[in-house]
C1' cells in the first nucleotide's frame, strides 16, 4: 500500500423568529354552595425510536374456579453457566468451511417400530443373483495314447481309455462388470474348486465394557461386537406449557322493556374430579345505550461512575441521574442563517498529466420509520462518521 | 390486541403425505360448417429467466422448515 476478519463508540442536523397541538405546575377573571369543579386567559417547564416496526419468542401485571389427574395438542432438543424467563446471552464440546484472522451448525435417538429411497440398475436393506467365476452330471464336436482292420507309405475306418470347447441339468460364490446421490466398510495379504471379515495387518464409522482426564458434553487408551441413508417423514425419549388478554380489570353514571326460549353453569379441545346454583336476569335470543366519565397509566428486572466477585454473560454494594402519557389518538407547519452530502463551473497550490488539497458560485438531497399497559430478547428496514485489535499478500528500510 | 388463509403462463385454476420436460381451460393461428358472423367441431403453435423473494434440510423442493414481502378474512 492492497485485500479481508472481529469488536466497539458517536450520532440520526444546529440556532433564531412567527403560527399551532397534547399533558403538568402556578396565577388571574367569570359561574358555582364561594366547596368539589367547569370555562376563558396569562406565565413557566416537558413532549417519539434505534429500531417506537414485524408480532417471532419470553416474562411482569390483571381477571377467570389458585388451575388437581389423564388423554389430546403445542414447544424445546450437544454440555455447563447467566437470568424473572426465553427459542436470548456467555463459556466450552463435536462437526463443517476458509491459506489465515475467523465464520457457520434445528447438533437427542436410524440397534423400539412403521414408512420412503423416483429414473437407472441384477439388487435400495434384506434377503436375493443379470453377466461373470468355480464344482458336479449328461451329451457332443474336437484332441491325445494304445490296439485292430484297409492301404505301397502319407492316410482312412473301427474299438478301449483319458482330456474335453460351446451347451443341458443341479449346486457354490459375490472378487470383478456396469447403474446410481447412495451397493453389504476400504486397501493389501493369506486362504480356496472359485470366492467371501472366512482369517490376518493397517485404517474408517457405530454400539457395548473397562482404565485415565474433565462438573459435563467429550477426549484418550485398551478390549469386544458389528457395519446404507432419511426423524426440517410418522414416531420414540427427556424437559416445559391452565386459559385469556389494558377493548385485561375496578368504580361512577345515562338509556331501554317488557318478552320468548333453555335447564344447568362456572372463558380450557375431551373426560374425570372440584365449586356454585337449582326457577333466579343463571345462560341464549331479542331489545337499549353518553363515539359516557374516572381509574388501571407510567419510576423501571432503568441508565451511568466507582469498589468487590466472576474467564465471560452477569451478580452484589455505594453514590448519582432521569421524567411523553394521547384515547380517532398530540409531538407539527413555514421562513432565514449555519453545518453536512452529491453534481457541475471558476480560481489557487502541487504535479508531465490524472487523482488530490484549499477556496468560491450555482443546483439538488437528508433515510428507515412514528409510542398506545410495561419490560427482556430475536428478526427485519435504514443514513453516516470514527476507533481499536487481528490475518494474508506485495514492496521498502 | 389475538388468530387464520392465499400468492403457480396474459386471465381463471389443477398439482402441496418430496421424484413430470410443472399441466388444463380461456386466449392465439389454420381449417370445416354458413350467403356472412357468432356458437359448435377438428388440427396446431407459443407462453412460467422456473411456482411471491431469500436461506436451509435432502441425492433431489412448487411440495418440508425458518425469515421477509404483498393481498384477503375472522373474533373481542
Nucleotide at each position: 500500500c492492497g485485500a479481508g476478519g472481529u469488536g466497539g463508540c458517536a450520532c440520526g442536523g444546529g440556532c433564531g423568529a412567527c403560527c399551532g397541538c397534547c399533558g403538568g405546575c402556578g396565577g388571574a377573571u367569570a359561574c358555582g354552595a364561594c366547596g368539589a369543579g367547569u370555562a376563558u386567559u396569562c406565565g413557566c417547564g416537558g413532549g417519539a425510536g434505534g429500531a417506537a416496526a414485524g408480532u417471532c419468542c419470553g416474562g411482569g401485571c390483571u381477571c377467570c374456579g389458585c388451575a388437581g389427574g389423564g388423554c389430546a395438542g403445542g414447544g424445546u432438543g450437544c454440555u455447563g453457566g447467566g437470568u424473572a424467563a426465553c427459542a436470548c446471552c456467555c463459556a466450552g464440546u463435536g462437526g463443517g468451511g476458509g491459506u489465515a484472522a475467523c465464520c457457520c451448525c434445528a447438533a437427542g435417538g436410524a440397534a423400539a417400530g412403521u414408512g420412503c429411497c423416483a429414473c437407472a440398475g441384477a439388487a435400495a436393506c434384506c434377503a436375493g443373483a443379470c453377466c461373470g467365476c468355480c464344482c458336479u452330471u449328461c451329451a457332443u464336436a474336437g484332441c491325445u495314447c494304445g490296439c485292430c482292420g484297409g492301404u505301397u507309405c502319407u492316410c482312412c475306418g473301427g474299438c478301449u481309455a483319458g482330456c474335453g470347447a460351446c451347451g443341458u441339468a443341479g449346486g457354490g460364490u459375490a472378487a470383478g462388470g456396469g447403474u446410481g446421490a447412495a451397493a453389504c466398510c476400504g486397501u493389501g495379504g493369506g486362504g480356496u474348486a472359485a470366492g467371501a471379515g472366512c482369517c490376518c495387518a493397517c485404517g474408517g464409522g457405530c454400539g457395548c465394557c473397562g482404565g485415565c482426564g474433565g462438573u459435563g458434553a467429550c477426549g484418550u487408551c485398551g478390549g469386544u461386537g458389528u457395519c446404507g441413508g432419511u426423524a426440517a417423514a410418522c414416531c420414540c425419549c427427556a424437559c416445559c406449557c391452565g386459559g385469556a388478554g389494558c377493548a385485561a380489570g375496578a368504580c361512577c353514571g345515562a338509556a331501554c322493556a317488557g318478552g320468548g326460549g333453555g335447564c344447568g353453569a362456572g372463558u380450557g379441545g375431551c373426560c374425570c374430579g372440584c365449586u356454585c346454583g337449582a326457577u333466579g336476569c343463571c345462560c341464549c335470543c331479542g331489545g337499549g345505550u353518553a363515539u359516557g366519565g374516572u381509574u388501571g397509566c407510567u419510576g423501571g428486572a432503568g441508565g451511568c461512575u466507582c469498589g468487590c466477585c466472576g474467564u465471560a454473560a452477569g451478580g452484589c454494594g455505594c453514590g448519582u441521574c432521569c421524567u411523553a402519557g394521547a384515547g380517532g389518538a398530540a409531538u407539527g407547519g413555514c421562513c432565514g442563517c449555519c453545518a453536512u452530502c452529491g453534481c457541475g463551473g471558476g480560481g489557487c497550490g502541487a504535479g508531465c498529466a490524472a487523482c488530490c488539497g484549499c477556496u468560491u458560485c450555482g443546483c439538488g438531497g437528508g433515510a428507515c420509520a412514528g409510542a398506545a399497559c410495561c419490560c427482556g430478547g430475536c428478526u427485519u428496514a435504514c443514513g453516516u462518521g470514527c476507533c481499536a485489535c487481528c490475518u494474508c499478500g506485495a514492496c521498502c528500510c | 390486541g389475538c388468530c387464520c388463509c392465499c400468492g403457480u403462463a396474459g386471465c381463471u385454476c389443477a398439482g402441496u403425505a418430496g421424484g413430470a420436460u410443472a399441466g388444463a381451460g380461456c386466449c392465439g393461428g389454420g381449417g370445416a360448417u354458413u350467403c356472412c358472423u357468432a356458437a359448435u367441431c377438428c388440427c396446431u403453435g407459443a407462453g412460467a429467466a422456473g411456482c411471491g423473494c431469500c436461506c436451509g434440510u435432502u441425492c433431489g423442493a412448487a411440495u418440508c422448515g425458518g425469515g421477509c414481502c404483498g393481498g384477503g378474512g375472522g373474533c373481542a

The prediction has a mean pLDDT of 76. Predicted 3D model of RNase P RNA and transfer RNA as a complex of 473 nucleotides. It holds a member of the Rfam family "Bacterial RNase P class A". The family's RNA type in Rfam is ribozyme.